[in-house]
SAM riboswitch aptamer (S box leader) from Mesobacillus subterraneus, 107 nucleotides, folded computationally. The model forms 97% of the base pairs in the Rfam consensus.

RNA sequence: CUCUUAUCAAGAGUGGCAGAGGGACUGGCCCUGUGACGCCCGGCAACCGUUCCAUACGGAAUUGGUGCUAAAUCCUGCAAAACAUUAAUUGUUUUGAAAGAUAAGAG
Repeated sequence: CUCUUAUCAAGAGUGGCAGAGGGACUGGCCCUGUGACGCCCGGCAACCGUUCCAUACGGAAUUGGUGCUAAAUCCUGCAAAACAUUAAUUGUUUUGAAAGAUAAGAG
C1' cells in the first nucleotide's frame, strides 16, 4: 500500500510544555492568542491480549498492544424513496452506496 470482517449519534481534563494554525479531501459551517495543531501527563473505551466468573458462545476486570479524548465520521458529495413546493426547480426527511477513521486477520 491492497484485500476481508466488524464498528463509527455513547464516553473521556478549568493540568503542563510550546506558540499558529486546525477540523482527511470538495463545498459549507465551525474551532483557535480566553492558546488551536502537536508532545507529556491524566482520562475514556474494551478491538486484540491476559485474568476471573461461567456456558447466556456471554459477563466482569484492566498490569499488556493499539485506539480515542469540540461539534453524529461536524454536515455534505453518488443513488433511490417519501413529503412539500415551483415558471424552471428547489427544499426537508429516510435508506443504501462511496470516501474516510479505528481494530483484527491476510497478501
Description: The sequence was found by an Rfam model in a public genome assembly. NCBI's taxonomy places the organism under Bacteria, Bacillota, Bacilli, Bacillaceae, Mesobacillus.